[in-house]
Context: one part of a larger RNA
């Protein structure tokens, strides 16, 4: 000097990116327990009080009296709590060896394929899974409890449907033509016509892939524009939410909390560049999740000290 384990005056987060770490709490009994809520929960909410031994009484629960200590769950093991918000409903799953999460899964929702020798999948095949199942079944995609909802666009791409028409391969067809031969013929070539799927074309379809405007003017202060004009589009973003896990400008502005707040909460809306199953908005419960605040508590700190053991160092 370091490690590990303790203790500490006064203060009590002033530490720090951040209460990281540590401390507090802790068992059982009694009292008591809010918002919110899916009425189950929340809840061990929170917050209080008690706890030993002896004698007597009583079946007992227990009661009465007494006794000791600083201390009676006498040692050890044994929740810190609350408020608000984001995300994900939940229990689960995951990067064996830096990530446990808001990622994956999930019940539920929806679309789509599949009529059974099913679709789908493995295999060259036989065969097998699906399934000793049969559409209340099986496969695939998306979404992700629940509540309220899920707007407009089918122009592009995809998918589905379409007895017409266009294009069109091999094949069919054979008008003709060429070579050769005296000829019959043989060998080539070959127009019209016919000819499937596909594509073109016509429809449908967005919980299919996806998309969801610009400029100008206008109200008797000003400002703003319910209103009007015009251009373009397949259609111009509805409800809801909004400086957000999304906001560049930005520490936006206002309010709250602090003495002081780039974070946080509530609003506003000027949404650079939210938005409705690539789901939108809420939401009780849940979370080794993330963010902000508070109480308690503390060597995190002011500011360091000290104890035990071990290492380092020295001597033998």
């Nucleotide at each position: 000097g370091g490690g590990u384990a303790g203790u500490u005056a006064a203060g009590g987060a002033a530490c720090u990116c951040g209460g990281c770490a540590a401390a507090u709490u802790g068992a059982c009994c009694c009292c008591g327990u809010a918002a919110c809520u899916u009425a189950g929960g929340g809840a061990a909410a929170a917050g209080g009080g008690g706890u030993g031994c002896c004698a007597c009484a009583g079946c007992g629960a227990u009661g009465u009296g007494g006794c000791c200590g600083c201390a009676g769950a006498g040692a050890a093991u044994a929740g810190g709590c609350c408020c608000a918000g984001g995300c994900g409903a939940c229990u689960g799953u995951u990067u064996a060896g830096c990530a446990a999460a808001a990622a994956c899964a999930c019940a539920g929702g929806u679309c789509u394929c599949u009529g059974c020798c099913a679709a789908a999948u493995c295999g060259u095949a036989a065969g097998a899974u699906g399934a000793a199942g049969u559409a209340u079944a099986g496969g695939g995609g998306c979404u992700g409890a629940c509540a309220c909802c899920u707007g407009c666009c089918c122009g592009g791409u995809g998918c589905u449907g379409g007895a017409a028409g266009g294009u069109u391969a091999a094949g069919a067809g054979g008008a003709g033509a060429a070579g050769u031969g005296c000829a019959a013929g043989c060998u080539u070539u070959g127009a019209a016509u016919u000819g499937a799927a596909g594509c073109c074309c016509c429809a449908g379809u967005a919980a299919a892939c996806g998309g969801c405007g610009g400029c100008c003017g206008u109200a008797a202060c000003u400002a703003u524009a319910a209103c009007g004009g015009u251009c373009c589009u397949a259609a111009g973003g509805u409800a809801g939410c909004g400086a957000a896990a999304u906001u560049c400008c930005u520490u936006g502005u206002c309010g709250g909390g602090u003495a002081a707040g780039u974070u946080c909460c509530g609003a506003c809306c000027c949404g650079c560049a939210c938005g409705a199953a690539u789901g939108g908005u809420g939401u009780a419960a849940c979370g080794a999740u993330c963010u902000g605040g508070g109480c308690a508590c503390u060597g995190u700190c002011u500011c360091a000290a000290u104890u035990a053991c071990c290492c380092g160092c020295c001597c033998g």

Overview
This is a predicted structure of a 316-nucleotide part of an RNA (large-subunit ribosomal RNA, domain IV) from Caproiciproducens galactitolivorans. It was read from a public genome assembly. The source organism's lineage runs through Bacteria, Bacillota, Eubacteriales, Acutalibacteraceae and Caproiciproducens.